Transfer RNA from a Leptospiraceae bacterium, 71 nucleotides, folded computationally. The prediction has a mean pLDDT of 82. The source organism's lineage runs through Bacteria, Spirochaetota, Leptospiria, Leptospirales and Leptospiraceae.
[in-house]
RNA sequence: AGGCUCGUAGUUAAAUGGUAGAACAACGAUCUCCAAAAUCGUUAAUGAGGGUUCGAUUCCCUCCGAGUCUG
Numbered sequence: 001a002g003g004c005u006c007g008u009a010g011u012u013a014a015a016u017g018g019u020a021g022a023a024c025a026a027c028g029a030u031c032u033c034c035a036a037a038a039u040c041g042u043u044a045a046u047g048a049g050g051g052u053u054c055g056a057u058u059c060c061c062u063c064c065g066a067g068u069c070u071g
Stems, first nucleotide, its partner, number of pairs: 001070007010024003018054001026042005047063005
């Protein structure tokens, strides 16, 4: 320099055009003499910009970052 794959919550990870869901974590409540465990609840996310579309996490382009391969 070029090819390929990937980027979603603090972490892991679904959703292949139609309300972004889950687990762990965090916080709160119940329980307990206290704590842990358990149960219930709450908060929190689409890498950036543009395009297509009635509608984009999804399709297209550029950039940024990570991994891998070639030279």
RNAcentral holds the sequence, with entries from ENA. It matches the Rfam family "tRNA".